[in-house]
Context: one part of a larger RNA
RNA sequence: GCCUACGAGUUGCACCUCUUUGGCAAGGUUAAGUACUUAUAGGUACGGAGCCGGAGCGAAAGCGAGUCUGAAAAGGGCGUAUAGUCAGAGGGGGCAGACGCGAAACUUUGUGAUCUACCCAUGACCAGGUUGAAGGGUGGGUAACACCACCUGGAGGACCGAACUAAUGAGCGUUGAAAAGCUCUUGGAUGAGUUGUGGGUAGGGGUGAAAGGCUAAUCAAACUGAGAAAUAGCUCGUACUCCCCGAAAUGUCUUUAGGGACAGCCUCGAGGUUAAGUUUUAAAGAGGUAGAGCUACCAAUUGGACUAGGGGGUGUCACAACCUACCAAAUCCAGAUGAACUCCGAAUGCUUUAAAAUAUACUCGGGAGUGAGGGCUGGGGUGCUAAGGUCACAGUCCGAAAGGGAAAGAACCCGGAUCAACAGCUAAGGUCCCAAAAUCUACUCUAAGUUGAACUAAGGUAGUCCAGCUGCAGAGACAGCCAGGAGGUUUGCUUGGAAGCAGCAAUUCCUUUAAAGAGUGCGUAACAGCUCACUGGUCGAGCGGCAGGGCAUCGAUAAUAAACGGGCAUCAAGAGUAGUACCGAAGCUAUGAAUGUAGAAAUACGUGGUAGGGGAGCAUUCUGUUCAGCGGCGAAGGCCAGUUGUAAGACUGACUGGAGCGGAUAGAAAAGCAAAUGUAGGC
Numbered sequence: 001g002c003c004u005a006c007g008a009g010u011u012g013c014a015c016c017u018c019u020u021u022g023g024c025a026a027g028g029u030u031a032a033g034u035a036c037u038u039a040u041a042g043g044u045a046c047g048g049a050g051c052c053g054g055a056g057c058g059a060a061a062g063c064g065a066g067u068c069u070g071a072a073a074a075g076g077g078c079g080u081a082u083a084g085u086c087a088g089a090g091g092g093g094g095c096a097g098a099c100g101c102g103a104a105a106c107u108u109u110g111u112g113a114u115c116u117a118c119c120c121a122u123g124a125c126c127a128g129g130u131u132g133a134a135g136g137g138u139g140g141g142u143a144a145c146a147c148c149a150c151c152u153g154g155a156g157g158a159c160c161g162a163a164c165u166a167a168u169g170a171g172c173g174u175u176g177a178a179a180a181g182c183u184c185u186u187g188g189a190u191g192a193g194u195u196g197u198g199g200g201u202a203g204g205g206g207u208g209a210a211a212g213g214c215u216a217a218u219c220a221a222a223c224u225g226a227g228a229a230a231u232a233g234c235u236c237g238u239a240c241u242c243c244c245c246g247a248a249a250u251g252u253c254u255u256u257a258g259g260g261a262c263a264g265c266c267u268c269g270a271g272g273u274u275a276a277g278u279u280u281u282a283a284a285g286a287g288g289u290a291g292a293g294c295u296a297c298c299a300a301u302u303g304g305a306c307u308a309g310g311g312g313g314u315g316u317c318a319c320a321a322c323c324u325a326c327c328a329a330a331u332c333c334a335g336a337u338g339a340a341c342u343c344c345g346a347a348u349g350c351u352u353u354a355a356a357a358u359a360u361a362c363u364c365g366g367g368a369g370u371g372a373g374g375g376c377u378g379g380g381g382u383g384c385u386a387a388g389g390u391c392a393c394a395g396u397c398c399g400a401a402a403g404g405g406a407a408a409g410a411a412c413c414c415g416g417a418u419c420a421a422c423a424g425c426u427a428a429g430g431u432c433c434c435a436a437a438a439u440c441u442a443c444u445c446u447a448a449g450u451u452g453a454a455c456u457a458a459g460g461u462a463g464u465c466c467a468g469c470u471g472c473a474g475a476g477a478c479a480g481c482c483a484g485g486a487g488g489u490u491u492g493c494u495u496g497g498a499a500g501c502a503g504c505a506a507u508u509c510c511u512u513u514a515a516a517g518a519g520u521g522c523g524u525a526a527c528a529g530c531u532c533a534c535u536g537g538u539c540g541a542g543c544g545g546c547a548g549g550g551c552a553u554c555g556a557u558a559a560u561a562a563a564c565g566g567g568c569a570u571c572a573a574g575a576g577u578a579g580u581a582c583c584g585a586a587g588c589u590a591u592g593a594a595u596g597u598a599g600a601a602a603u604a605c606g607u608g609g610u611a612g613g614g615g616a617g618c619a620u621u622c623u624g625u626u627c628a629g630c631g632g633c634g635a636a637g638g639c640c641a642g643u644u645g646u647a648a649g650a651c652u653g654a655c656u657g658g659a660g661c662g663g664a665u666a667g668a669a670a671a672g673c674a675a676a677u678g679u680a681g682g683c
Stems, first nucleotide, its partner, number of pairs: 001683006011096003015093010027052003033046005056063002066078004099237002102234001106227003110223002117201009126191001128160003131156001135152006164188003169184004203219001205215003240617006250263005264370002266367006276360001277358009291344001292342002298338002302334004307328001309327002311324004373398006380391003403414003418593003423589003429583003432567003438580001440579006451569002459554002463551004468546005480538005486511003491505003517532001521530002594607005618672001620669008629661002637656002640653005
């Protein structure tokens, strides 16, 4: 993992409530018990204790169709006018383990120190080697000690190292040989040593050279039984079918925020006005948003004018006075801003009335679920005019929605699946091949594979096309080539030098000229040299400048060729404009069938669906009645095939099997498994 079996809304109650079936009814009903009877799912009779109803109000005394409050004959509150009760069945609630399984824990009775910690008693063990303390002896030495040498001696939580004990490093092992080991290596090894046997300390207790360690493979409180089915606002699971309707993720409150209560939204039943609901049109209203405006207020604001005040300057012994490319109130002119500005002011929405259309709305009662929502669009707050961010509003979809398109995708586009079939038309989107349908028609653009369905800026650029304005040009333009490009002068100043070309100044002037700057760039220490402007010749038809539009280009950086879905595509299969045809869905139409609601019918309108409400059925086991049912001429069960029903299922036949079983009807349930890291067995 699969198969088989088992596995979760049950049962009890003098309980409460609603629906429904029946009995009796201003009444209804017995309980325990007793008697009889049947056999045990009991039945019949007796039994009136008790309970509910028949009158309420008040805290009560009490009064009573009224009563309480109150001074009140006021007002107000609760009543009076509509039948209950008992039993059966069903929905829901209460009390019980109360749909099932699941704690971490708590209390209490006991069992454990054969593991391990420490302690007590009594025993045992430690190869071999090394070092050589105190003390002693002899000799030397001293006044006597001290002291020195040699010998002896055999101390030590001494040294090296087996047994023994421990466990430092590494490797192996890791469904192991082993629920802690093996190999090599390593520490201690006469001591706070190791070890045998017997005994002691017990669970908030012990023991601990202390690690929260150990206390029988269990320890921040052992193990066993019991309270006990502890509790679990939490997680998981919760079993056959079809039909009708179909939510919510909001508000208020909550030791409340992943739970609840009430309301909202769903469903089922009952009810009565009837148009109270919805939509459209018309009319009448309230309002201060979008926009707009501001010499209409408030606030803020740019430039200018004018001008108080201030700063700076001139002036003066000091004032005064004057100047001001400075700051600037008020005022004026022009411009212009505002969620908390408004002289103004929509659309939409809202309220009322009228008309028309349309089966909604409302009230009461039974049952819920929901109370984590999410994406997109629009106008906003917050944030960074960040977020698949967050908050509220309006709409929509997902949630609970399948189908077609977007390569693939919850919510983007199209469109809401009752069922059947080898019918047709369309939507979005497409029509070269993958792959259904145009290699369609007409006219353009793009050369970048741009593009071909995510997105890309500032800025750069003789890409190319289009439409403008403007200048030069057969009196010869533009580009190229040939030639000239001079003189005063090395202008003046500066400088070591400055000669067109370091720098400064200038009235950058004059002359010869077809033309030639007191010089455009390169160059030299400075000159020199090259070149340009400008001019002539040659050539022979267009050549420049400016701003605008289309499509391209660079800018362009992320881990596969990996962001056309791929192949591939260049007068396109790319981009733009116009057009025709076709394909394309569970949409629509046509045909047949089923079913819900309304209706007498004809018929009409419906039939996506999670939580959830309601309805109708199938199957299993047992029981009563019945079929005077079936069965060794083969029951149940198994296995295969066929028939049949919308489905759960039912029936028939062959084979297997070898002894019981069924149809109809009514009743009662240990009544249906795919899931619970479900339980047991098998594979």
A computed fold for a 683-nucleotide part of an RNA from a metagenome, annotated as large-subunit ribosomal RNA, domain II. The full RNA is in RNAcentral, with records from SILVA. Its Rfam family is "Bacterial large subunit ribosomal RNA". Its family is annotated with structural constituent of ribosome and ribosome in the Gene Ontology. The coordinates come from a structure-prediction model, not an experiment, and the mean pLDDT is 84.